[in-house]
Context: one part of a larger RNA
């Protein structure tokens, strides 16, 4: 390079957006760049085929004719497809309108139980903790009960196999602002699309910088146990941190270990959000059913698969685009570069070994 692959064997970027590139709906007309055919020129010799000649013969050599030759240039013809140009179309896409759904985001305000502290009352000798204990707290009155105030964090039940979000993620209530998707309508636009190297944005926990806050929990640290030892598991404390504001960082088993988009290909059940209709009705914010669209699950046919399994949002049948893989270790290490305050991130070998 060709070819083969990427759920679990090596391999889908953490996620989205988007530049170049690549790819791209339907109809008509034109053009003839790609593409197809024909002709002409060119396409050295040797090589190949045939005839003749020649080394006494063979291999070899000479000579004549022929064949073949990717390609390149010029001319002519053709127009299905691609490209280009023009004109249109509405199914893809987008806009608009309508009524629903949602822990979607940001900000502000309010609430709730628990916990802790402080103060008061009441009350007396233990409390706490564990397998058992001890460290610890307590007559300067603890634990327990009760009243009030304050503080910070969190949001039980509802809760679901549910919902929303691109992913990370999102759950008390109210308000304001902002946004996505689904359904229904078919008013507008008229291919405006798909993917996406670089680029940009977002990105759990932990970490870093500055300022605040610190109830509980709790790396480090101290003590008590256990043990042969115990730098642990258990217990008593407890600093960073966890929380807020403004920045940095940019990684995770960031997982469905499954890139995105489109078309097609059996059924059954459950559930969420719409739409159209039917039945019942206590007429309501009710109950049930049928059809259909979009999601979330579950079973499963064909098919696929090494099997496990998957199975209409495939891991099936095809198409377009991207990323990545090529034995194990050395190693996600070294070096160079680059980003970062740092911690480190990104990119990323080889010798050697097997």
């Nucleotide at each position: 390079u060709u070819g083969g692959g990427u759920c679990u064997a090596a391999a889908a970027c953490a996620u989205c957006u988007g530049u170049a590139g690549c790819u791209u709906g339907c109809u008509a007309u034109g053009c003839a760049a790609g593409u197809u055919c024909c002709c002409u020129g060119u396409g050295a010799a040797a090589u190949c085929u045939u005839g003749u000649c020649u080394c006494u013969u063979a291999a070899g050599g000479a000579u004549a004719a022929g064949a073949a030759g990717g390609g390149c240039a010029g001319g002519g013809a053709g127009u299905a497809c691609u490209a280009c140009a023009u004109a249109g179309c509405u199914u893809g896409g987008g806009a608009c309108c309508g009524g629903a759904a949602g822990a979607c985001g940001u900000a502000a305000g309010a609430a709730g139980u628990a916990u802790g502290u402080u103060a008061g009352g009441a009350g007396u000798a233990g409390c706490g903790g564990u397998u058992a204990a001890a460290u610890g707290c307590g007559u300067u009155g603890a634990u327990c009960c009760u009243u009030a105030a304050c503080a910070g964090a969190c949001u039980a039940c509802c809760a679901a196999c549910a919902g929303c979000g691109a992913a990370g993620g999102c759950a008390u209530c109210u308000u304001a602002c902002g946004a996505u998707g689904a359904c229904g309508g078919a008013u507008c636009u008229g291919a405006c699309a798909g993917u996406g190297a670089g680029g940009g944005a977002u990105g759990a926990a932990g970490g870093c910088u500055a300022g605040g806050g610190u109830c509980g929990c709790g790396a480090a640290a101290g003590g008590g146990a256990u043990u042969a030892g115990a730098u642990a598991c258990c217990c008593c404390u407890g600093u960073a941190g966890u929380c807020c504001u403004a920045g940095c960082a940019g990684u995770a088993a960031a997982c469905a270990c499954u890139g995105c988009a489109c078309a097609c290909u059996a059924a059954a059940c459950a559930u969420c959000a719409g739409u159209a209709c039917c039945u019942c009705u206590u007429c309501g914010g009710g109950a049930g059913g049928u059809a259909u669209u979009g999601g979330u699950g579950c079973u499963g046919u064909a098919g696929g698969g090494a099997a496990g399994c998957u199975g209409a949002a495939g891991a099936g049948u095809g198409u377009g685009c991207u990323a990545c893989c090529u034995g194990g270790g050395a190693a996600g290490u070294a070096u160079a570069g680059u980003c970062g305050c740092a911690a480190g991130g990104c990119c990323g070998a080889a010798a050697c070994u097997u």
Small-subunit ribosomal RNA, central domain from a sediment metagenome, 354 nucleotides, folded computationally. The prediction has a mean pLDDT of 85.